[in-house]
RNA sequence: UGUCGACAAUGGCAAACUUUCUCGAAAGAAAAGGACGCAAAGCCACGGGCCUAAAUAUCCUCGAUACAAGGUAGCCGGGUUGCCGAA
Repeated sequence: UGUCGACAAUGGCAAACUUUCUCGAAAGAAAAGGACGCAAAGCCACGGGCCUAAAUAUCCUCGAUACAAGGUAGCCGGGUUGCCGAA
């Protein structure tokens, strides 16, 4: 230095759930609590997946269908940065 990841050390993050004169059409996000987990559960929607369907388009138009330019990095892959050091 690379790989790797201890019943090591120091710290970190925070699922479900609860709350809200918060944002959003929704999915979802944010904040406060909470702790299932996480060695990148730091960051980036580039590829695939999944969620939503406002706008738009179509139709047999009180509605239905399609669609991401919206989300998800704690679904997977990829990119990028990074703490510690036993075997």